[in-house]
RNA sequence: AGAGUUUGAUCCUGGCUCAGAAUGAACGUUGGCGGCGUGGAUUAGGCAUGCGAGUCGCGCGAGAAUGUAGCAAUACAGGAAAGCGGCGGAAGGGAGAGGACAACAUAGGAAUCUGCCCUGGGGUCGAGGAUAGCGUCGGGAAACUGACGGUAAUACUCGAUGAUAUCUUUGGAUCAUAGGAGCAAUCUGCCCCGGGAUGAGCCUAUGCCCCAUUAGCUAGUUGGCGGUGUAAUGGACCACCAAGGCUGUGAUGGGUAGCUGGUGUGAGAGCACGACCAGCCACACUGGGACUGAGACACGGCCCAGACUCCUACGGGAGGCAGCAGUGGGGAAUAUUGCGCAAUGGGCGCAAGCCUGACCCAGCGACGCCGCGUGAGGGAUGAAGGUCUUCGGAUUGUAAACCUCUUUCAGUAGGGAAGAAGCGAAAGUGACGGUACCUAAAGAAGAAGCACCGGCUAACUAUGUGCCAGCAGCCGCGGUAAUACAUAGGGUGCAAGCGUUGUCCGGAAUUAUUGGGCGUAAAGAGCUCGUAGGUCGUUUGUCGCGUCGAUUGUGAAAAUCUGAGGCUCAACCUCAGACCUGCAGUCGAUACGGGCAAACUAGAGUGUGGUAGGGGAGACUGGAAUUCCUGGUGUAGCGGUGGAAUGCGCAGAAAUCAGGAGGAACACCAAUGGCGAAGGCAGGUCUCUGGGCCAUAACUGACACUGAGGAGCGAAAGUGCGGGGAGCGAACAGGAUUAGAUACCCUGGUAGUCCGCACCGUAAACGGUGGGCACUAGUUGUGGGAACCUUCCACGGUUUCCGCGACGCAGCAAACGCAUUAAGUGCCCCGCCUGGGGAGUACGAUCGCAAGAUUAAAACUCAAAGGAAUUGACGGGGCCCCGCACAAGCAGCGGAGCAUGCGGCUUAAUUCGACGCAACGCGAAGAACCUUACCAAGGCUUGACAUAUAGCGAAAAGUGGCAGAGAUGUCAUGUCCGCAAGGGCGCUAUACAGGUGGUGCAUGGUUGUCGUCAGCUCGUGUCGUGAGAUGUUGGGUUAAGUCCCGCAACGAGCGCAACCCUCGUUCUGUGUUACCAGCUUUCAGUUGGGGACUCACAGGAGACUGCCGGGGUCAACUCGGAGGAAGGUGGGGAUGACGUCAAAUCAUCAUGCCCCUUAUGUCUUGGGCUGCACGCAUGCUACAAUGGCCGGUACAAAGUGCUGCGAGAUCGUAAGAUUGAGCGAAUCACAUAAAGCCGGUCUCAGUUCGGAUUGAGGUCUGCAACUCGACCUCAUGAAGUCGGAGUUGCUAGUAAUCGUAGAUCAGCAACGCUACGGUGAAUACGUUCCCGGGGCUUGUACACACCGCCCGUCACGUCACGAAAGUCGGUAACACCCAAAGUUAGUGGCCCAACCGCAAGGGGGGAGCUACCUAAGGUGGGAUCGGUGAUUGGGACGAAGUCGUAACAAGGUAACC
Repeated sequence: AGAGUUUGAUCCUGGCUCAGAAUGAACGUUGGCGGCGUGGAUUAGGCAUGCGAGUCGCGCGAGAAUGUAGCAAUACAGGAAAGCGGCGGAAGGGAGAGGACAACAUAGGAAUCUGCCCUGGGGUCGAGGAUAGCGUCGGGAAACUGACGGUAAUACUCGAUGAUAUCUUUGGAUCAUAGGAGCAAUCUGCCCCGGGAUGAGCCUAUGCCCCAUUAGCUAGUUGGCGGUGUAAUGGACCACCAAGGCUGUGAUGGGUAGCUGGUGUGAGAGCACGACCAGCCACACUGGGACUGAGACACGGCCCAGACUCCUACGGGAGGCAGCAGUGGGGAAUAUUGCGCAAUGGGCGCAAGCCUGACCCAGCGACGCCGCGUGAGGGAUGAAGGUCUUCGGAUUGUAAACCUCUUUCAGUAGGGAAGAAGCGAAAGUGACGGUACCUAAAGAAGAAGCACCGGCUAACUAUGUGCCAGCAGCCGCGGUAAUACAUAGGGUGCAAGCGUUGUCCGGAAUUAUUGGGCGUAAAGAGCUCGUAGGUCGUUUGUCGCGUCGAUUGUGAAAAUCUGAGGCUCAACCUCAGACCUGCAGUCGAUACGGGCAAACUAGAGUGUGGUAGGGGAGACUGGAAUUCCUGGUGUAGCGGUGGAAUGCGCAGAAAUCAGGAGGAACACCAAUGGCGAAGGCAGGUCUCUGGGCCAUAACUGACACUGAGGAGCGAAAGUGCGGGGAGCGAACAGGAUUAGAUACCCUGGUAGUCCGCACCGUAAACGGUGGGCACUAGUUGUGGGAACCUUCCACGGUUUCCGCGACGCAGCAAACGCAUUAAGUGCCCCGCCUGGGGAGUACGAUCGCAAGAUUAAAACUCAAAGGAAUUGACGGGGCCCCGCACAAGCAGCGGAGCAUGCGGCUUAAUUCGACGCAACGCGAAGAACCUUACCAAGGCUUGACAUAUAGCGAAAAGUGGCAGAGAUGUCAUGUCCGCAAGGGCGCUAUACAGGUGGUGCAUGGUUGUCGUCAGCUCGUGUCGUGAGAUGUUGGGUUAAGUCCCGCAACGAGCGCAACCCUCGUUCUGUGUUACCAGCUUUCAGUUGGGGACUCACAGGAGACUGCCGGGGUCAACUCGGAGGAAGGUGGGGAUGACGUCAAAUCAUCAUGCCCCUUAUGUCUUGGGCUGCACGCAUGCUACAAUGGCCGGUACAAAGUGCUGCGAGAUCGUAAGAUUGAGCGAAUCACAUAAAGCCGGUCUCAGUUCGGAUUGAGGUCUGCAACUCGACCUCAUGAAGUCGGAGUUGCUAGUAAUCGUAGAUCAGCAACGCUACGGUGAAUACGUUCCCGGGGCUUGUACACACCGCCCGUCACGUCACGAAAGUCGGUAACACCCAAAGUUAGUGGCCCAACCGCAAGGGGGGAGCUACCUAAGGUGGGAUCGGUGAUUGGGACGAAGUCGUAACAAGGUAACC
């Protein structure tokens, strides 16, 4: 310090997630030791038992047990328990319920008290009356208690004195006490008064959570006077008087919460928290109350009320663990009913001492932090085992074994502390603890796990599984080759721990003070006025509030940081310093901000003079048009649409003319022109009226800007009342369209649109851009003014101010873009935003007649949603161009029969593959057996085939016989080469063979297709943040990204073209088997001859827009012409860019993985691949006269041939047979080409067309033609008379038509395929349309790319939420009733020791009673919050449900508010 995740990719916005640190933790798993810490966070829920506050005999009376002496009585000692009295039980310890508060924190203040402690001054005299304990007698179950008698004090009372003190009228008045111990010295206590210290009370300023869907609150309320009360101020309380006080700087109300030092995190600012430790507060079963006291309204005190628990003799009593342990409950979860007062501290005491669950220690828990160990060195055959493997090896791994050492820790044994100071005459005194520590012996001996290994994120393989099981923090893995699941090996990380979960901070600049934004991503209020508030021009003076400096006080300790020191180190502890960023006091400075005072004119406003305008309101008025009414003319249609129909019309429409009525809107002018704050404003005239601009510089003198709340204005639609109503026109009706059509289109048509008054208050109210001021290059157009120059005028020119636009620099911006009218640079003020959905919704509140508006959540859910730009693809977007794409033609297919292929059906099997174009006469250039992969049956199992090793054998093959469907079995016969080693052959065994079994979605190779379309890219440069762009676009041109010109591009590559083959012309060379002009010939190029010709072979030439002319940018090129065999790539072929389709093929071949192994291998016989209600595809033959049949006759090319082609001859009607010349072929053969031409016949018919089908007889091939061959002859003679919708091929030697040959092949289902030649057309105006393709451009919500994306209802399931008749509960108030305990006040009668008293009484006190207040309780109506609720509403989510097709392209009616 960042990273992952939206996209095909990019930049941005933006959320989600991760890596870090922490924890009073919990869970899973594992667990050796020690030190230091820490441990009920939940039920402030309930508690058994024990302990946690007592002590003092030096205050007092009394005094048991016991002891000594004594016969005993008794005396002396002794001092427990109880009691009076004193001090302490207000500290210590616990817990955080309540409380948003003077509770806490910081800093101050004045009107106070303070036991014990310190200090100063003074005093301590004289009297008195009681009372508990105790004794006696009672009551009660108990708790407890009554009466009588008697008693002490440092208990209680009175008096005297009283400096200082308090009061005071300045005379004076008032207020105390206690003694005790000691032989004694003396010590100690007590009373009064001052001072100090400590502690406490009170007051003030500032700080201190969330909600405005809480906006008004308050009667003791705010203040005053006088009292009461208190230690003390004060409405704290009371009486009276006044009417105040608080609040947008958030009162009141609701919710939540102990506060702080600090803790965690963070660079900091902050954010979160407030365990342990420390300070403060508040609480002690719940509520109320006072008493005592220095101190309490009192945790282990009292009284009352309530709930709960316990005891009870039923009459009545007792209790309060939020002290330490402990218990049950609740909970994910939190310890021992331990030891000791040895230390520290506290209470009491003169002291010894007693008490102390404070505390010190121990126990339990890896809960945390820290430290240590589980061994160290050597050790390669790199052992075994495991895992992987390319089978070679690699890895685990120096790891182990083995050798040499060490002994921390644990265990054993011996020794053994400090902590101890104090007290005491002395003795003596340690819980921890026989602990720490030291020493010794033995022995590697007793001691390692957890998580992770797809990316983020360090670490990879195998097996299993097969969208299953599972994983997952996010992205996402898993559907047969999973580094992501599970296991194993290996590795990485941490380590007595490791992971998970929860929470907080960080990263997150993701609430932005530091440090964000608002044109399009979320975000500028519809507009203006204006209150509070915020901000504010120039100059001078003054103050010193802010601000700055110095200094003082405080900011507890602990913590933190730094430096030292102590435990062997560390954690931990001790000491010192810093820090504590704060607050307050004092002194100083005065620039800046501020207050006050005085002035100024540049901001702002006023005046004066001009000026433009659909600015606003009212009244009046005009013409054109539509419609309606009346009348005339006139006759059959009109109207409407893509096309129609509904509708209107012979009762006279439409058309046309004239007249009239009525309402609404204002053509042309008219314009990125004007005005207005916005909404908005348009015929004309008049009246009233707002604002702007220009000029001037007379006046005021900062009067300004913005603006939370507030007020006003505010399109359209809508609402109410009253008018009006021509046209248009929601709803509605009808007609069309359609699968439907509650739409689009048409015919009608009501509200409404118009006017008046009153509401509503919203719009994509948009420049999607709040207002104001200032500054920062310009160019140009236009509206309104002014000045100057020019000027007869109209123009024109220059300058300037204010508007409205276009372009553009710097700058800004994610980009698009903005750019003096800023989205630039600054200042001031306001509004608004913080992921998408849920939702601008629910609830609440306000407004409204309603519709609804404003304000405005949450649960739940997703990992995105979004902006701009890029490349593609797509569009029922645009432009340009091409192609037998259409058009123009010719011939077909689709109908028939047959052939072949496919589907389907059938079957034991009908083997498999190929499925739009780009499967279907395709693989298959040839299934009777074989092929053959399929089926049935019968066999074999190292195998039909290969290699290797080991062993064995002399057989095996062949021949013959028998069985069998055959494979095979069986019998006979037979027996290898080599000197040897060995080889060949066979058998046995082991490795292995074998598979047309699966996966073409694991692959190689090959192929198809777009497409022979003109495209596809790269280097460097340049532009862009980037994806990318440029080049490759543009203007021309071409068959072509072909070429030219231009250009931030310049070049290059793969494609195009050319080079290659072939055909066409010619030349040269060579002439056999080819050829023959003349001669020759037996008339056959047979032969001699020839090298002219044809032809063959080989090699050249030729064509290049080269020449001329027109067009053109005088470029490419194009048009025309000449010459030429051929002319603009001359015809044809081969040649197929980057890529697309998970296209095809595991059955050509190769191949990974999986599967079979007496079978999915292999052999054999037979069958099947040929099966037939049917559908499709491709062909053939036809339907006839441009023809059929018969006879005659002419002309090719290219091929093939020895297991072959086979002449000729003979036989057969023929297929063919017999024989066989020649030929391995320019020589011989196949081999007659056919259409054509000549002649004849048929005469329009199911025929002399057509040939299917069937019968009979044959031929040939072959081991074999039954399933299942071809051909021949005779006979038979189906359908079919030119083919619906639709659809195919072809642009010239092409289509059409005619035959020939070849491959495969024994034969052939070939009508197929591949070649060859013969005859040989028609048409193309043209590019609107269909299809396909190319280029540019545009839109896009598509990128699996339109076969895309995507919306809503309905149906089903799950979840959360709202409403709801109600119903159940909580909280805080209010009104009234009742009123305990208690304080205060009053008080007739009653009662009473101290003092006074001539003893009557007085003073004083008490109980009782009464009054005010008041907890709890009761009643009541409201407020508010929550639970639940039949039913109901929408919402979210959920691989494959239904209906449509709304949106994204012009989304097929542009979309949206």

The RNA shown here (small-subunit ribosomal RNA) has 1457 nucleotides and comes from an uncultured bacterium.
The RNAcentral record of the sequence draws on ENA.